[in-house]
Order: sequence, then structure tokens, then C1' cells
RNA sequence: AAACGGCAAGCCCGGGGAAACCCGGUGCACGCAAAGCCACGGGCCUGACGGAGCACUCCUCCAAGGCAGCCGGGCUACCGAA
Repeated sequence: AAACGGCAAGCCCGGGGAAACCCGGUGCACGCAAAGCCACGGGCCUGACGGAGCACUCCUCCAAGGCAGCCGGGCUACCGAA
């Protein structure tokens, strides 16, 4: 370099969750050479619980919630021609 083979955004259905988002199914495939795993650093999303306002069906702050398909870092692994 290639890809036997692998993963799967989004859409649809079912389930979980306050939400972000996650899990499963189905067919297609936006894409991926770690799109395998880990929230360690930065970043982003949500805003439950709690706090402030005292607006009282509102609003604001807040992660212990989430994103590994945002970047960096750590761990592990497949194929492999000249």
C1' cells in the first nucleotide's frame, strides 16, 4: 500500500434516563487503520440533587451524570506487499 475480516453516525422500532445520552433489534451505510478499552489533562453537552434570587409551572450557579466518533495521554490488539 491493500483489506480476508472488523466497527457503525444517522434514520426506524423497543427499553432505560430529569436531561445530555445509553442499551438492544432491523435494514441501509456518514464515516473509521485502533471509531478497541480507560474520564488522567484540556474541551464540549445536560442540569438531577443542592444552593442563590423570591420570579414560586420561572430563572441562575453547580457533576457526583454524559461524550473515547473533540484534542492530548495511558493500556491492549488485527492485517501487512514492495